RNAcentral holds the sequence, with entries from GtRNAdb and Rfam. A computed fold for a 71-nucleotide RNA from Alligator mississippiensis, annotated as transfer RNA. Lineage of the source: Eukaryota > Opisthokonta > Euteleostomi > Sauropsida > Alligator. A source record names the gene tRNA-Gly-CCC-8-1. Rfam family: tRNA. Rfam links the family to the GO term triplet codon-amino acid adaptor activity. The prediction has a mean pLDDT of 80.

[in-house]
RNA sequence: GCAUUGGUGGUUCAAUGGCAGAAUUCCUACCUCCCAUGCAGGCAAUCUGGGUUCAAUUCCCAGCCAAUGCA
Numbered sequence: 001g002c003a004u005u006g007g008u009g010g011u012u013c014a015a016u017g018g019c020a021g022a023a024u025u026c027c028u029a030c031c032u033c034c035c036a037u038g039c040a041g042g043c044a045a046u047c048u049g050g051g052u053u054c055a056a057u058u059c060c061c062a063g064c065c066a067a068u069g070c071a
Base pairs, nucleotide, nucleotide: 001070002069003068004067005066006065007064010024011023012022013021018054026042027041028040030038047063048062049061050060051059
């Protein structure tokens, strides 16, 4: 330099056009003499910018970042 793949809460992963879910972390409360475990609830996210569409995490383009392969 070229090609391919990927970018979703603090972390790890889902979601094949109809406005995003789970685990874990954190906070609150219960249980316990206390801690831990357990149970209940809450906070928290689609890399950036454009385009298509009634509607985009999803489709298209460009950029940024990361990984892999070739040179």